The RNA shown here (SAM riboswitch aptamer (S box leader)) has 113 nucleotides and comes from a soil metagenome. Its Rfam family is "SAM riboswitch aptamer (S box leader)". Gene Ontology term of the family: regulation of gene expression.
RNA sequence: UCUUAUCGAGAAAGGCUGAGGGAUCAGGCCCUUUGACGCCUUAGCAACCGCCCUGCACUCAUGUGUAGAGAAAGGUGCUACUUCCUGCUCCGGUUAUCCGGGGAAAGAUGAGA
Numbered sequence: 001u002c003u004u005a006u007c008g009a010g011a012a013a014g015g016c017u018g019a020g021g022g023a024u025c026a027g028g029c030c031c032u033u034u035g036a037c038g039c040c041u042u043a044g045c046a047a048c049c050g051c052c053c054u055g056c057a058c059u060c061a062u063g064u065g066u067a068g069a070g071a072a073a074g075g076u077g078c079u080a081c082u083u084c085c086u087g088c089u090c091c092g093g094u095u096a097u098c099c100g101g102g103g104a105a106a107g108a109u110g111a112g113a
Stems, first nucleotide, its partner, number of pairs: 001113007012042005020031003025087004043079003048075002051070001053068006083106001088103006
């Protein structure tokens, strides 16, 4: 960089540091010297991969694919706010302008290349 799945759930304390932070740009809304963000330690959440079991399909077969259940000792990830919300497009209702819904783009994470 490409492909693919998911993104309204869940889960915190301590230490260090010291001014910004919530990806980027803009607007909004928030967090933050009662110490945010970040780093480290410990704890936890979840169940993507891996692991275990079962059904089905294929295979002569080892096995492969797929669906479901399980565990959490392995590899990641995560632990303010829906990915904090909006931005582009389509539809519906109102039309002072707002509201609701679908899709896209961008992003995050996993797996594969």
The sequence is in RNAcentral, with records from MGnify. The coordinates come from a structure-prediction model, not an experiment, and the mean pLDDT is 84.